[in-house]
RNA sequence: AGACCGUUAGCUCAAAGGUAGAGCAUCCGUCUGAUAAGCGGAAGGUUCCCGGUUCGACCCCGGGGCGGUCUA
Repeated sequence: AGACCGUUAGCUCAAAGGUAGAGCAUCCGUCUGAUAAGCGGAAGGUUCCCGGUUCGACCCCGGGGCGGUCUA
């Protein structure tokens, strides 16, 4: 210098252009003599950034950032 992969909740990851979700963690309730486990519920997101396409973008296109792998 170039190529490829990744980037979404505190963490690990989904989401075939049409309401952003799950598990774990956290908080509340239930259960227990108590704790844990179990069960029910709640909260939690500028989907890395800037533009573009589209009626509509996590998703498609361009540029940039960060991490990883490879080539030189």

Background
This is a predicted structure of a 72-nucleotide RNA (transfer RNA) from a Patescibacteria group bacterium. Its mean pLDDT, the model's own confidence on a scale to 100, is 85. Rfam family: tRNA. The family's RNA type in Rfam is transfer RNA.